[in-house]
Notes: A computed fold for a 94-nucleotide RNA from Parapedobacter luteus, annotated as TPP riboswitch aptamer (THI element).
RNA sequence: CGUUGGCUUUAGGGGUAUUCUGAAGAAGAAUUGAGAAAGACCCUUUGAACCUGAUCCGGCUUAUACCGGCGUAGGGAAAAGUUCAACCGUCACU
Numbered sequence: 001c002g003u004u005g006g007c008u009u010u011a012g013g014g015g016u017a018u019u020c021u022g023a024a025g026a027a028g029a030a031u032u033g034a035g036a037a038a039g040a041c042c043c044u045u046u047g048a049a050c051c052u053g054a055u056c057c058g059g060c061u062u063a064u065a066c067c068g069g070c071g072u073a074g075g076g077a078a079a080a081g082u083u084c085a086a087c088c089g090u091c092a093c094u
Base pairs, nucleotide, nucleotide: 001089002087003086004085005084006082007081008080009079010078011044012043013042014041017031018030019029020028021027050075051074052073056069057068058067059066
């Protein structure tokens, strides 16, 4: 110097559902989840965070969720710093 990981800074992307009560889009309760508008959580090209197909298909559930498929599909947001750790790869010097 390089590679990988960690950390830091700044920046960016994303989702917020289902069921019940209710006159109601108010409010409350319950379910799942990292997150159900939290100032949190997740993700940023090594990109299933998230969107489209999709009011999709099969199983399961009160329903969402979940599991499998679709899916080698089409899209999707990043740069810098730090030697903190590992590798002991490359170069130079002694």

Notes:
It matches the Rfam family "TPP riboswitch aptamer (THI element)". Rfam links the family to the GO term thiamine pyrophosphate binding. About the family: Vitamin B(1) in its active form thiamin pyrophosphate (TPP) is an essential coenzyme that is synthesised by coupling of pyrimidine and thiazole moieties in bacteria. The previously detected thiamin-regulatory element, thi box was extended, resulting in a new, highly conserved RNA secondary structure, the THI element, which is widely distributed in eubacteria and also occurs in some archaea. Analysis of operon structures identified a large number of new candidate thiamin-regulated genes, mostly transporters, in various prokaryotic organisms. The THI element is a riboswitch that directly binds to TPP to regulate gene expression through a variety of mechanisms in archaea, bacteria and eukaryotes. through a variety of mechanisms in archaea, bacteria and eukaryotes. Tandem TPP riboswitches have been reported where both TPP riboswitches respond independently to TPP. The structure of TPP riboswitch has been reported for Escherichia coli and Arabidopsis thaliana. The prediction has a mean pLDDT of 75.